[in-house]
RNA sequence: GGGUCAUUAGCUCAAUUGGUAGAGCAGUGGAUUCUUAAUCCAUUGGCUUCAGGUUCAAGUCCUGAAUGACCCA
Repeated sequence: GGGUCAUUAGCUCAAUUGGUAGAGCAGUGGAUUCUUAAUCCAUUGGCUUCAGGUUCAAGUCCUGAAUGACCCA
């Protein structure tokens, strides 16, 4: 220098191929318990890496950028 892949909640990951974003863990409140842990119930938390474009509608498609991983030179 070229190519491929990844980036979504604090962490790890989903999202039926364009129809308006969820789960587990963690956090918070409560129940239970002498207390802790465990268990159960409820609940908070998102500019889907960034900037543009296409579309009635974009996490999903297109272009560019950033970061990381791998391959080639």
Molecule: transfer RNA
Organism: Myxococcales bacterium